[in-house]
């Protein structure tokens, strides 16, 4: 250089045009003499730019980064 894949919450991952979710973690509260465990609660995210669309995490194009394959 070529081909393919991936980028979503602090971490690991879903969802696949119309409500952005789970587990763990962090925080607060309940419980306890105090912790742990348990229960409850809210907070917390779309790689960037442009396009299509009434509407884009999702479709298209370009770019960036990472991974893999062949040679």
């Nucleotide at each position: 250089g070529u081909u393919g894949a991936a980028a979503u919450a602090g971490c690991u991952c879903a969802a696949a045009g119309g409500g952005a979710g789970a587990g763990c973690g962090a925080c607060a509260g309940a419980c306890u003499g105090a912790a742990a465990a348990u229960c409850u609660g809210g907070a917390g995210a779309g790689c960037u730019u442009g396009g299509u669309u009434c509407a884009a995490u999702c479709c298209c194009a370009a770019g960036u980064u990472u991974c893999a394959a062949a040679a």